[in-house]
């Protein structure tokens, strides 16, 4: 840093998806060490069980246990001592642990502020004096099941309670008003008998108070998710003044007073959420996240509540309510793991009922020490990160095996085996740090003190370790214990075989898979990471795909349908003040850990450890004054005012004019109008329509008239009068920024539409009828109602468009035209400047292209308004507007990998232009009608072998099915085979007769022993076993090769290089002529070429020359009934060899003087002379595995082989292509004449005989220009039929025969005689042909034993007609259009059925939340006080102060009701929408889509 995917290719927009890092993961498959992290993200769900806050005898009364000790009457007893259980007291249970329910809030973050509190600590400063009364333990009763609990009696304190004294806000009074003792030492003084008391002293402690310091409370400004489909919201509400309460300020509370106070800069409501340092991503800016560590906040079964206290309204306290759970003797009581473990449930999912206070920390205590699930550690967990190993070197017979082969081989592959090493790691012995520092006993000395106490400080010694069988080191053995896991189409590194057959599966996207699948499943091989590997989720990232950095809106989404206008946002020139913005250092803070960045320390690294940076912020004071901003003063260049001119469907409102439709009156006048492709409905003899004369009424303004003109837009058209808006434009003057935009918000605002009342000629939804048409609710016609016109009110939408927001300023021209003004001069229908419109091209720019281009889509600047894939949907739901249509705001689900917009190149078009062709016309002859032959297709069969299917299958593959062939059918047989090679045995090969059989086989039998030879044997054959293998006309022409066909002998297809264009592609090749041609000229950002066309080939047609055999025979000769028969001949015809001509070459016109065409001349042939070979890129998956050849699959005693019979030849019919013919241009008989161009030794057969004939017997000649096939036929001379089913026509059928063949039954062809059938010219349609051509006559040859009407050839005779391109069909070229690309046989719309998914409606019914109005009141506190009860103080002895219970009143939680408002889930039936290979009915759209389409409305 991209990549893939819309398209038949392109640019673009513009979504999906991918590659990358990350996780408190899970899940699959796998597993060797360490290390260092980390481990209920789910049900703030329920919890057994054990821990998880005690501690102090140096506070106190004491003595339940336990150890010593004394004492003992051995029963015991003594607090005597270590010590201590319950119990008075004290601190401490407000921390430490935990989880994140609630909370959008001063909760947190940062930054300040004053009106406070604060145990232990620390530092001063002054005290500790001297009384009292009580009470638990204890005992003794009594209750209870238990928790507990009652009554007497006893007694301590640092426990409580007066008194002095201090003290004391703030100057004075009143009035309030502290304290506690305990441990060591000393024994000078005082009491006193040892010893004790007092006493002094040290230290702890206690009281008061000043200060710190910590740690808490409070308040303030800033920032702190989403919705407006949530606009109004507050009555203690805002604020005063006063009083009460607080540790402290305040509506924190109560009187009373006044009416405030929030909100569009988002108040209220909803829903979502613990915040933060931080972490993951990202270049960065951001995004998304708050686990582990750390601050902070709330919570602690659920909800209220205070005490106590320095501090809680309190996790392991207490009261109440409520749900749940345990236990009960049924009275009544316990409980709260979101502590640490472990349980159940949920869950994809997350450990051990461990160890230990050694070390850090915290609580008590003077201390030891106690106590600590805090913490330190050890267990599980590949969950993460990070580091090691599974060995190293040699080693080619490139082993075996695998796998694949083109069968040669190539790869697994130096890999493995061997060989020689290493021993990390694990595994076994051994040795062994650090983490420990203390405190405290004991000495020693120092300082303090009166002191040898204590207390510090230091020294010896001495003792402390869960982790631990630590870390480390070191011996020891031995390649010894250690690889996996996904991927290999393409993104995206890596290939092949088998197997599956759109099955099975795969896929992140795009897509694979329907018999050769690199994409499914295995395998072999590779490729990536590796004790891990994928895979799911999730986040950022790539996405500039919400754009601040850093996007857009003419057509791709996307400018409001136009104006005024509010708030806002921005704002002309100068000067001057300030210093809010801004700038620039400085101070503060901005924890701490992390991130970076330098050291160090674990062997490295993760990982920890010093330090540094940085935290881009926030506050304070201060420098500075360019820029904005706030004030001031000024200014005229914005704007804007007056005064004159001009232009105009500009707007309203009133009058009035003509033409024409229409109707009524009435004249004339006769039969038809009118309408359409064509018709009918309609009108008309009751007189239409045509005319003409008059009336009526309504509505609309022809010509002018114009990309003219005037409005903001919608829109605005006869003239003439009234009212008004705006614009330009000319000269001065005045005002002084008085501007632009412009959310809400106001007005205007086409056509349909609606209310209400008029009006209605013409037109015309609805309707109605008439055609069309399958159908026709359309289109086409005839008729006709709302409406279309006026008033007046609603509606507020359009493709309301220039699909282009408003302002303003800068940026090359050239023209046309509407207003106005100003110059010139040669005064005109002139020029020349400028403004304000309005269009036409066009350069720079700009655009995805198309295109815009001073009237921008270009360069700036202000400001509104919209977009963010298609569908779903401008749809639902609400909410506003609207009389109602309806508008207007505006979603989810679900659903696709697309939609889109320019521009390209085909192809298509019931789009346009041009040219061409037997394409149509013009003609001639035919098919389609009959008989027959022949090929298809259907039936049929045992089998009717198989292919060929519009043109381009169907007299076609078959140039020739009786057997054969023969693939096909029913039967007999053979299995290494009918055929190939290979090797081993035996035999020479081969023959000859017989039997059986259909026959193929099978048995038996005869003859024969050869060639070559180095004597080993070999070579052809043939015969046996058995393996390799043959063998298949068995499948795929969609797996192929090579052949062919068919657009089309149409005139195309294409390149290089240049040039345009971001491309795709264009250019050239397009355009003017012109050609049969892209043939050729000219002309041209194109030059040039190649593949076609032409031409070179080959036949014909004239001549010339060489050459003459078997061809000829002019002229000489001989012959002969006749005949090149024979000498010669090279003249001629001809043969086959080589030249020669034909080039628009040449004259005239015509055209651009060009190509080229006409016309002519010469010529044998004239404009490619006639024919034929010859077939461009390329298209139809076009035909062919059955010609041949082939990949791959399938048969292998059969899907090979061999045999004999049979079938390919069937036959109610259908089509196609032909032959015969229906007759006089003819049949038929008889006479006669002319060819070409083939074939011949299995052959072609003359002559002669012989038969009516086919034939047939014989038998010359000929391997061919010698001889045979061979008589051509139509024609021509003659005779006959006389228009009939015929002397037309031959089918068919019998009888007799040739001929071929092993064999004519199925199933051959001829031949002769009888037979004599349909048919008299062929409907709709439909084929061929342009000249030696149609038509028409015979001939010859390939296949072949025989078997052509059929294929291929040959020559004879030998026409007609083309005006001409309007139509049919095909093609080319240009161009247009396009939603087509499988390309019109394309594409695609809706309803209808059916299946499945998501949602709106819906009588409603069932939860949550919440609002108001009431009801209720448990503990608690707070006031209040008749009762009651009361140890310390006071008393005048009566009480009294105060205390407690006890009622009661406020406040208020549970909780009831009653009414709404919100959400969620569910509902018979119901509405539309998506999806879903092959339903159904139409054909709306894309082309003029067959009626142009499209937007609004009924």
């Nucleotide at each position: 840093a991209g990549a893939g995917u819309u398209u038949g290719a392109u640019c673009c927009u513009g979504g999906c998806u991918c590659a990358g890092a990350u996780u408190g993961a899970a899940c699959g498959c796998u597993g060797g060490c360490g290390g260092u992290a980390u481990g209920c993200u789910u049900a703030a769900c329920a919890c057994a069980u054990g821990c998880a806050a005690g501690u102090c005898g140096a506070a106190c009364g004491g003595u339940a246990a336990c150890a010593g000790g004394c004492c003992u009457u051995c029963g015991g007893g003594c607090g005597c001592u270590g010590a201590c259980g319950a119990g008075u007291g004290g601190c401490g249970g407000a921390c430490g642990g935990g989880g994140g329910a609630g909370u959008a809030a001063c909760g947190c973050g940062u930054a300040g502020g004053a009106a406070u509190c604060u145990g232990c600590c620390u530092a001063g400063u002054a005290g500790u004096g001297g009384g009292g009364g009580a009470u638990a333990a204890c005992u003794u009763g009594g209750g209870g099941a238990a928790a507990c609990u009652c009554a007497a009696g006893c007694u301590a304190a640092u426990a409580c309670c007066g008194c002095a004294u201090a003290c004391g806000a703030a100057g004075c009074g009143g009035g309030g008003g502290a304290a506690a003792g305990a441990a060591g030492g000393c024994c000078u003084c005082u009491u006193c008998u040892u010893g004790a008391a007092a006493g002094c002293u040290u230290u702890c402690a206690c009281u008061a108070u000043u200060a710190g310091a910590u740690g808490a409370g409070c308040c303030u400004g800033c920032g702190u998710u989403g919705g407006a489909u949530u606009a109004g919201c507050u009555a203690g509400u805002u604020g005063g003044u006063a009083g009460g309460g607080u540790a402290a300020a305040g509506g924190c509370c109560u009187a009373c007073c006044a009416a405030g106070g929030c909100g569009a800069c988002g108040a209220u409501c909803c829903a979502u959420a613990g915040c933060u340092g931080g972490u993951c991503u990202g270049a960065g800016a951001g995004g998304a996240u708050g686990a582990u560590c750390a601050g902070c906040c709330a919570c602690a079964c659920u909800g209220g509540g205070a005490c106590u206290g320095a501090g809680a309204c309190a996790c392991g306290g207490c009261c109440c309510a409520g749900a749940c759970u345990c236990c009960u003797a049924c009275g009544g009581g316990a409980g709260g793991c979101a502590g640490c473990a472990g349980u159940g449930g949920g869950g994809a999912a997350u450990a051990u009922u461990g160890g230990a206070c050694a070390a850090u920390g915290g609580g008590c205590g003077c201390a030891a020490g106690c106590c600590u699930g805090a913490u330190c550690c050890a267990g599980c967990a590949a969950u993460a990160c990070c580091g090691c190993g599974u060995g190293u070197g040699u080693g080619a017979a490139g082993a075996a095996g695998g796998c694949c082969u083109g069968c040669g081989g190539g790869u697994u592959g130096u890999a493995a085996a061997g060989c020689a090493c290493u021993u990390u790691c694990a595994g076994c012995u051994g040795u062994g740090a650090g983490g420990a520092a203390a405190a405290a006993c004991u000495u020693g000395g120092a300082c303090u003190u009166a002191a040898u106490a204590u207390c510090c400080a230091u020294u010896a010694u001495c003792u402390u370790g869960a982790c631990g069988u630590u870390a480390c080191c070191a011996a020891c053995a031995g390649a010894a214990u250690a690889a996996g896991c996904a991927c290999c189409g393409g993104c995206u590194a890596a290939c092949u075989c088998c197997g599956u057959g759109c099955c099975a599966g795969c896929a992140g996207c795009c897509g694979c898979g329907g018999u050769a699948a690199u994409a499914c499943g295995g395998a072999g091989g590779g490729u990536g990471c590796a004790a891990g590997c994928g895979u799911u989720a999730a986040u950022c990232g790539g996405a500039a795909u919400u754009a601040c950095u850093g996007g857009g809106c003419g057509u791709a989404a996307a400018g409001c349908g136009c104006g005024c206008g509010u708030a806002g946002g921005u704002g002309g020139u100068u000067g001057u003040u300030u210093a809010a913005g801004u700038u620039g250092g400085a101070u503060g803070u901005g924890a701490a850990a992390g991130c970076c960045c330098a050291g160090g320390g674990c062997u490295c690294a993760a990982c920890c450890u010093u330090g540094g940076a940085a935290c881009u912020g926030c506050a304070u004071a201060c420098c500075a004054a360019a820029c904005u901003g706030c004030g001031c003063a000024a200014c005229u260049a914005g704007a804007g005012u007056a005064c004159g001119a001009u232009a105009g469907a500009g707007g309203g409102g009133g009058g009035u004019a003509g033409a024409a439709u229409u109707u009524c009156a009435g004249g004339u006048g006769u039969a038809g109008c009118g309408g359409u492709g064509a018709a009918a409905u309609g009108c008309g003899u009751a007189g239409a329509g045509a005319u003409c004369u008059g009336a009526a009424g309504g509505a609309a303004u022809a010509c002018c008239g114009g990309u003219g003109g005037c409005g903001a837009a919608g829109g605005c058209g006869g003239c003439c009068c009234c009212c008004u808006g705006g614009a330009u434009u000319g000269a001065u003057a005045c005002u002084g920024a008085c501007a632009c935009u412009g959310a809400g918000g106001u007005g205007c605002g086409a056509a349909a539409g609606c209310g209400u009342g008029g009006g209605u000629a013409g037109c015309a939804a609805a309707c109605a009828g008439g055609a069309u048409u399958a159908g026709a609710u359309a289109c086409c016609c005839u008729g006709g109602u709302a409406g279309u016109c006026c008033a007046c009110g609603c509606c507020g939408u359009a493709a309301a468009c220039g699909a282009u927001g408003u302002c303003a300023a800068c940026u090359a021209g050239c023209u046309g035209u509407u207003g106005g003004a100003g110059g010139a001069c040669u005064u005109g229908a002139u020029c020349c400047u400028u403004u304000a419109g309005u269009g036409g091209c066009g350069c720079a720019g700009c655009u995805a292209a198309c295109g815009c281009a001073c009237u921008a889509a270009g360069u700036u600047g202000a400001c509104c308004g919209c977009c963010u894939g298609g569908g779903g949907a401008g749809u639902a739901c609400g909410g506003c507007c609207g009389c109602a249509a309806g508008g207007u705001u505006a979603a989810a689900a679900c659903u696709c990998a697309a939609a889109u917009g320019a521009a390209u190149u085909g192809a298509c078009g019931g789009g346009g232009g041009c040219c061409c062709g037997c394409a149509c016309a013009a003609g001639c002859g035919g098919u389609g009608g009959a008989g027959c032959a022949u090929g298809u297709g259907g039936u049929u069969u045992a089998a009717u072998u198989c292919g060929a299917c519009g043109c381009a299958a169907c007299g076609c593959g078959a140039a020739g099915a009786a057997c054969c062939u023969u693939a096909c059918c029913a039967g007999c047989c053979c299995u290494u085979g009918a055929c190939a090679u290979g090797g081993g045995g035996c035999g020479a090969a081969c023959u000859u007769u017989c039997c059986a059989g259909a026959g193929a086989u099978g048995g038996a039998c005869u003859g024969g022993u050869g060639c070559c030879u180095u004597c080993g044997g070999g070579a052809a054959c043939g015969c046996u076993a058995a393996c390799a293998c043959a063998g298949g006309u068995g499948c795929u022409g969609c797996a192929u090769g090579g052949c062919u066909g068919u657009c089309g002998u149409c005139a195309g297809c294409u390149c290089g290089u240049g040039u345009c264009g971001u491309g795709a592609g264009a250019u050239g090749u397009u355009g003017g002529g012109g050609u049969a041609a892209g043939u050729c000229c000219c002309g041209u950002a194109a030059c040039g070429a190649g593949c076609g066309c032409a031409a070179c080939c080959c036949u014909u047609a004239u001549c010339c020359u060489u050459a003459g055999u078997u061809a000829c025979c002019a002229g000489c000769a001989c012959g002969u009934a006749a005949u090149g028969g024979u000498g010669g001949g090279g003249a001629c015809u001809c043969u086959a060899g080589g030249g020669a001509g034909a080039c628009u070459g040449c004259c005239g016109g015509u055209g651009a003087u060009a190509a080229a065409c006409c016309g002519g001349a010469g010529g044998a042939a004239g404009g490619u002379g006639g024919g034929g070979a010859c077939g461009a890129c390329g298209u139809c998956a076009a035909g062919u595995c059955a010609u041949c050849a082939u990949g791959g699959c399938c048969c292998u005693u059969a899907u090979g082989g061999c045999u004999a019979g049979g079938g390919c030849u069937a036959c109610a019919c259908a089509c196609g292509a032909g032959c015969u013919a229906c007759a006089a241009u003819g049949g038929c008989c008889g006479g006669u004449a002319c060819a070409g161009a083939g074939g011949g030794c299995u052959g072609c057969a003359a002559a002669c005989u012989c038969g009516c004939g086919a034939g047939a017997g014989u038998a010359a000649g000929c391997c061919a220009a010698u001889c045979c096939c061979u008589u051509a036929a139509a024609g021509c001379c003659g005779g006959u039929c006389c228009u009939a089913g015929u002397c037309c026509g031959a089918a068919u059928u019998g009888c007799a025969g040739u001929c071929u063949g092993c064999a004519a039954c199925u199933c051959g062809a001829c031949u002769g005689c009888a037979u004599g059938a349909a048919g008299c010219u062929g409907g709709a349609a439909u084929c061929g042909c342009u000249a030696g051509u149609a038509a028409u006559c015979g001939c010859g040859g390939a296949u072949c034993a025989g078997a052509a009407u059929g294929c291929c050839g040959c020559g004879g005779u030998g026409a007609a007609u083309u005006c001409g391109u309007u139509c049919c069909c095909g093609g080319g070229c240009c161009u247009u259009g396009u939603a087509c690309a499988c390309a019109c046989c394309g594409c695609c719309c809706g309803u209808c059925a059916c299946a499945c998914c998501a949602u709106g409606g819906g009588a409603g019914u069932g939860g949550g939340u919440u609002g108001c109005a009431a009801a209720a009141g448990a503990a608690g506190u707070a006031g209040g006080u008749a009762g009651g009860c009361u140890a310390a103080c006071c008393u005048u002895c009566g009480g009294g102060a105060g205390g407690c219970c006890g009622c009661u009143u406020a406040c208020c939680a549970c909780u009831u009701u009653g009414u709404g408002a919100u959400u969620c889930a569910u509902g018979a039936c119901u509405g539309g929408g998506g999806u879903g290979a092959a339903u159904u009915c139409g054909a709306a759209a894309c082309a003029a889509g067959g009626u142009a389409g499209c937007c609004g409305u009924a």
This is a predicted structure of a 1498-nucleotide RNA (small-subunit ribosomal RNA) from an uncultured prokaryote. The prediction has a mean pLDDT of 84. The RNAcentral record of the sequence draws on ENA.